[in-house]
The part of an RNA shown here (large-subunit ribosomal RNA, domain IV) has 351 nucleotides and comes from Pseudobacteriovorax antillogorgiicola. The RNAcentral record of the full RNA draws on Rfam.
Context: one part of a larger RNA
RNA sequence: ACAAGGCUAAGGAACUCGGCAAAUUGAUACCGUAACUUCGGGAUAAGGUAUGCCUCCAGCGUGUAAGGACUUGCUCCUGAAGCGUAGUGAGGUUGCAGAGAAGAGGGGGUAGCGACUGUUUAUCAAAAACAUAGCACUCUGCUAAAUCGCAAGAUGAUGUAUAGGGUGUGACGCCUGCCCGGUGCUGGAAGGUUAAAAGGAGGUGUUAGCAUUAGCGAAGCAUCGAAUUGAAGCCCCAGUAAACGGCGGCCGUAACUAUAACGGUCCUAAGGUAGCGAAAUUCCUUGUCGGGUAAGUUCCGACCUGCACGAAUGGCGUAACGACUUCCCCGCUGUCUCGGCCUUGUGCUCA
Numbered sequence: 001a002c003a004a005g006g007c008u009a010a011g012g013a014a015c016u017c018g019g020c021a022a023a024u025u026g027a028u029a030c031c032g033u034a035a036c037u038u039c040g041g042g043a044u045a046a047g048g049u050a051u052g053c054c055u056c057c058a059g060c061g062u063g064u065a066a067g068g069a070c071u072u073g074c075u076c077c078u079g080a081a082g083c084g085u086a087g088u089g090a091g092g093u094u095g096c097a098g099a100g101a102a103g104a105g106g107g108g109g110u111a112g113c114g115a116c117u118g119u120u121u122a123u124c125a126a127a128a129a130c131a132u133a134g135c136a137c138u139c140u141g142c143u144a145a146a147u148c149g150c151a152a153g154a155u156g157a158u159g160u161a162u163a164g165g166g167u168g169u170g171a172c173g174c175c176u177g178c179c180c181g182g183u184g185c186u187g188g189a190a191g192g193u194u195a196a197a198a199g200g201a202g203g204u205g206u207u208a209g210c211a212u213u214a215g216c217g218a219a220g221c222a223u224c225g226a227a228u229u230g231a232a233g234c235c236c237c238a239g240u241a242a243a244c245g246g247c248g249g250c251c252g253u254a255a256c257u258a259u260a261a262c263g264g265u266c267c268u269a270a271g272g273u274a275g276c277g278a279a280a281u282u283c284c285u286u287g288u289c290g291g292g293u294a295a296g297u298u299c300c301g302a303c304c305u306g307c308a309c310g311a312a313u314g315g316c317g318u319a320a321c322g323a324c325u326u327c328c329c330c331g332c333u334g335u336c337u338c339g340g341c342c343u344u345g346u347g348c349u350c351a
Stems, first nucleotide, its partner, number of pairs: 001346008010337002014335001019332001027051005036041001038171001052093005059085004066078004070073001094098001106330004111325002113322002118130002134169007146155003172317004177247003182244002184240005191235003197229002202224005209216002248266005275309001276306001287303005
């Protein structure tokens, strides 16, 4: 000097990103216990009192002697004694200290998020992430859908729509608004487009023949090939948002001012409803006001000017729960003012 541990005057979070670490609390019995609440909880809430040893009294259990009853029994009832027992009450006694050592919750309030128990980055993240019960949509009628496999076949399932698969949301409570123009899905079939195929007008090559100058050219063979017919799909017509998604601008107006219930106009598929709101979302911003502090960029309650909340990519609440996050208070402390001392170990210096 470092590491691990112990003690510390006065103060008691002044430390620090932050009470990190440490300290406090801790057992049993009794008393007592708030808001809120899904009436179960919250709750060991909080907050108190007692605890050693000796003596005495009553209690309870067992039950001898004795007594009683009858149904006369290895019966039942009462029950001195003895033994056992967790205590209650009274009195006494003792130490600094009686749960005498060790082991054994610090507590309360506010807000956010997630309902909860659970799961996770083996080896820097345990969480607000994942899951969850519940809710909703959708597919599937059984040789089911879906999945694996080239196939046979297998899982689904020795199940059968109160079943099985997929997707989203995420207990519970109150709710879940408008838009189908785009994309997707479902349904429709009149018309348009359209593949293979069918079709075969016509063209070309070859040459029997005819002309014999150029050339024409049947049949066959070969090759190119127009019209026409031709499914699904797409175009088209509808439906569908707890499908993917989306949910405006400008101008004017009221008897102070300000504001605009009101009006005008442009655009759109429709222009954000309820609820919430400087929020895990607010740039400007330490917004403004209030609370808490002597002093508060955090916190809590409001306001609404929402840069850029918003309704199952769920909205807003919510008891209980949380090694989650934020702020405050009580207790407690070497975290600190600000250090000091001690023990053990390691290192270093000297011998």
Rfam family: Bacterial large subunit ribosomal RNA. The prediction has a mean pLDDT of 85.